[in-house]
Context: one part of a larger RNA
RNA sequence: GUCUGAGAUGUGUGUGAGUCAACGGGCGAGUAAACCCAUAAGGCGCAAGGAAGUUGACUGGUGGGAUCACCCCGAGGGGUGCACCACCGACCGACCUUGAUAUUUUGAGAAGGGUUCAAGUGUGAGCAUACCUGUCGGGGCCCAAAAGAUGGUGAACUUUGCUUGAGCGGGGCGAAUCCAGAGGAAACUCUGGUGGAGGCCCGCAGCGAUACUGACGUGCAAAUCGUUUAUCUGACUUGGGUAUAGGGGCGAAAGACUAAUCGAACCGUCUAGUAGCUUGUUCCCUCUGAAGUUUCCCUCAGGAUAGAUGGAGAUCGCGUGCGAGUUCUAUUGGCUAAAGCCGACGAUUACAGGCCUCGGGGAUGCAACGCCCUCGAACUAUUUUCAAACUUUAAAUAGGUAGGACGGAGCGACUGCUUCAUUAAGCCGCACCACGGAAGAAAGGGCUCCGUGUGGGCCAUUUUUGGUAAGCAAAACUGGCGAUGCGGGAUGAACCGGAAGCCGGGUUACGGUGCCAAAAUGCGUGCUAACCUAGAUCCCACAAAGGGUGUUGGUCGAUUAAGAUAGCAGGACGGUGGUCAUGGAAGUCAAAAUUCUCUAACGAGUGUGUAACAACUCACCUGCCAAAUAAACUAGCCUUGAAAAUGAAUGGCGCUUAAGCGCGCGACUUACACCCGGCCGUCGGGGCAAGUGCCAGGCCUCGAUGAGUAAGAGGGCGUGGCAGUCGUUGAAAAACCUUGGGCGCGAGCCCGGGCGGAGCGGCUGUCGGUGCAGAUCUUAGU
Numbered sequence: 001g002u003c004u005g006a007g008a009u010g011u012g013u014g015u016g017a018g019u020c021a022a023c024g025g026g027c028g029a030g031u032a033a034a035c036c037c038a039u040a041a042g043g044c045g046c047a048a049g050g051a052a053g054u055u056g057a058c059u060g061g062u063g064g065g066a067u068c069a070c071c072c073c074g075a076g077g078g079g080u081g082c083a084c085c086a087c088c089g090a091c092c093g094a095c096c097u098u099g100a101u102a103u104u105u106u107g108a109g110a111a112g113g114g115u116u117c118a119a120g121u122g123u124g125a126g127c128a129u130a131c132c133u134g135u136c137g138g139g140g141c142c143c144a145a146a147a148g149a150u151g152g153u154g155a156a157c158u159u160u161g162c163u164u165g166a167g168c169g170g171g172g173c174g175a176a177u178c179c180a181g182a183g184g185a186a187a188c189u190c191u192g193g194u195g196g197a198g199g200c201c202c203g204c205a206g207c208g209a210u211a212c213u214g215a216c217g218u219g220c221a222a223a224u225c226g227u228u229u230a231u232c233u234g235a236c237u238u239g240g241g242u243a244u245a246g247g248g249g250c251g252a253a254a255g256a257c258u259a260a261u262c263g264a265a266c267c268g269u270c271u272a273g274u275a276g277c278u279u280g281u282u283c284c285c286u287c288u289g290a291a292g293u294u295u296c297c298c299u300c301a302g303g304a305u306a307g308a309u310g311g312a313g314a315u316c317g318c319g320u321g322c323g324a325g326u327u328c329u330a331u332u333g334g335c336u337a338a339a340g341c342c343g344a345c346g347a348u349u350a351c352a353g354g355c356c357u358c359g360g361g362g363a364u365g366c367a368a369c370g371c372c373c374u375c376g377a378a379c380u381a382u383u384u385u386c387a388a389a390c391u392u393u394a395a396a397u398a399g400g401u402a403g404g405a406c407g408g409a410g411c412g413a414c415u416g417c418u419u420c421a422u423u424a425a426g427c428c429g430c431a432c433c434a435c436g437g438a439a440g441a442a443a444g445g446g447c448u449c450c451g452u453g454u455g456g457g458c459c460a461u462u463u464u465u466g467g468u469a470a471g472c473a474a475a476a477c478u479g480g481c482g483a484u485g486c487g488g489g490a491u492g493a494a495c496c497g498g499a500a501g502c503c504g505g506g507u508u509a510c511g512g513u514g515c516c517a518a519a520a521u522g523c524g525u526g527c528u529a530a531c532c533u534a535g536a537u538c539c540c541a542c543a544a545a546g547g548g549u550g551u552u553g554g555u556c557g558a559u560u561a562a563g564a565u566a567g568c569a570g571g572a573c574g575g576u577g578g579u580c581a582u583g584g585a586a587g588u589c590a591a592a593a594u595u596c597u598c599u600a601a602c603g604a605g606u607g608u609g610u611a612a613c614a615a616c617u618c619a620c621c622u623g624c625c626a627a628a629u630a631a632a633c634u635a636g637c638c639u640u641g642a643a644a645a646u647g648a649a650u651g652g653c654g655c656u657u658a659a660g661c662g663c664g665c666g667a668c669u670u671a672c673a674c675c676c677g678g679c680c681g682u683c684g685g686g687g688c689a690a691g692u693g694c695c696a697g698g699c700c701u702c703g704a705u706g707a708g709u710a711a712g713a714g715g716g717c718g719u720g721g722c723a724g725u726c727g728u729u730g731a732a733a734a735a736c737c738u739u740g741g742g743c744g745c746g747a748g749c750c751c752g753g754g755c756g757g758a759g760c761g762g763c764u765g766u767c768g769g770u771g772c773a774g775a776u777c778u779u780a781g782u
Stems, first nucleotide, its partner, number of pairs: 003138004008133001010131006018044003024037003048055002060088005069080005090121002093117002095114003101108001141280001148270006160243008170202003173198001178193006206231001208229001211227002214225002246262001248258002283716006293306001295304003307454001309451005315445002326439002328403005338393001339391002346386002350382001352380002357377006364370001407433002410430003414426002457481004462476002465473002486497003501679007511669003514653003522665006535655001546640003550637006558629002567624005574596002579591001603618001607616002680706009717771001719768010736754003740751004
């Protein structure tokens, strides 16, 4: 988001095989508008095909087919059947093919054929104009570049050259030159003076500008002030004049300077330059309502295309029909999960066998494709573990088709191709078959045309790829957020519940019921004690392996009235100081063995100990006592494992036979959800006048329904002109003010009061510089 030119769809109006004032003329005061007129010249349309020369279209048939009309039987049915749709044929033109005929040999060309092409024919529908929407070109919704081109203006700033003028106090060092003296054979040297050179030194004015990174920093100032500091007779400082000009100058060179502008000045013009980029884009209500995906692009901040979506239109249909994000039945394709590897293929582990084959080693032997032994390979029968790019088998889910009148079966004709064949296929006619051929739910189905937005997506469950992983990247199905509020999760795009007009009542969902906080400090039952921090609700705001004689359950095999376990007490001996080893080793450094007797029981020894013994102790046995005991696992809560920076968060307070963690019961609480009622809007269905005014843009009634960004559509409100019409006004118009009253869902409108003092309004049309909170918007005010 306007005006204009040219196209497109739609709607309206006029006319219609035609249509069209605007070239011209008349009328007129008039090269103003309006009005009128002739020629039909011209445009578009009425014929197409072909590159062209040129050639050039017959009411066809079948099926479906609302309504009206007509005909035949009569609740109704049948026939005729327009528009339109589907299929088949015909015709015109092009192309390919065929070529009778008559011919001057260039060509003309009858009857035919073709699964070729066409923006055609098949008894026309156009033309002109207005409006809505949209497209392209114009500044093109508004504001805005960095750039580009062209013509001028600047050297009062500043750069450099030339010219002509002006200015520079004081002190120090002390070059050349010159003089005097001394030395020397001389060259010359030395000493003391004189002298006053210098891009010399210290420093004033001047000119500059190092540091404080001081002051100031809406300043005194769009570069200043203070102290400090460089230089200060020179490549010094400076006035006037003059020269150099923009892809040009000038430059002791920094891309510096060229009028507060410089890696190309300033001013005007082309120019409203262009921008796929940023911002902004102005009144209301109602209805519908997205996309971030496909394909292509010098495509990745963008377009086109399809999808998605809106609007318009005609068309059938009120059902024995029609359709589908559903199920069922029948049938069908696949090879994913699983499974399999003593099935194929590929990988892989182990053992066994010896009829044969091959290789290595050995025995025998001169040797042997002799025999025997042995190790492998290979083979055979088994065995172990596997596969996205293996598979015999093989789901679930998902996909296709069908569930009938457009069907079935019978008879009789016709037809090009085809066949030995009326064989087969197609089609036509006749008469026959009605239990209408699964279920449930909704109530509509298909068609054409035009258009906007979008083309950065994201999240969750499940499946899946890359990655160590990710609030990571990339797919699939479905559902969400985006575009969406409401109750719950303390808080919150996406989680759970559930989608929303305005009210009243009832009932629930998720979640809760100590207090904050509506609702039981409910009932029954078990567990839990947690001082470096007990615990406390999906997503979710973390914690693990491991450990615990904290406590509670469980499993399994044991011991025990033939007296266990624990406690106290007694015994714990002999062959033997076993053998070997050792400097030594007597149960106990080490090694190998592990016997016999007596016993109620006692190991060639479980520890302490000694240089070696000794001594003590344990296993084992017994007495007293008297009833349960002791392992190993396992899982609930608790605990440990568990360290971070402001003080701190089960949401807080707080809570302990809980207000914690489990299990069960019924009660209560509450959402815009569900139910009922009223009202409003929208959509759909049905009905209504001929009596007496109005009235279909209406009235009555029934049912369903109401979320929404981008976007579309419909209907309204307000504003400034003009035309018509009806009104208002000094008995007070408009504007302005108003804790006054009323109407409308709303944009807004009406009235009262105040102020004000001259115009103003309703309705019907028409035209538009027509609606603001925004744009570092503009101007004014503050």
A computed fold for a 782-nucleotide part of an RNA from Capsicum baccatum, annotated as large-subunit ribosomal RNA, domain II. The RNAcentral record of the full RNA draws on Rfam. The organism belongs to Capsicum, within Eukaryota. It matches the Rfam family "Eukaryotic large subunit ribosomal RNA". For this family Rfam cites "Crystal structure of the ribosome at 5.5 A resolution" (Yusupov et al., Science, 2001).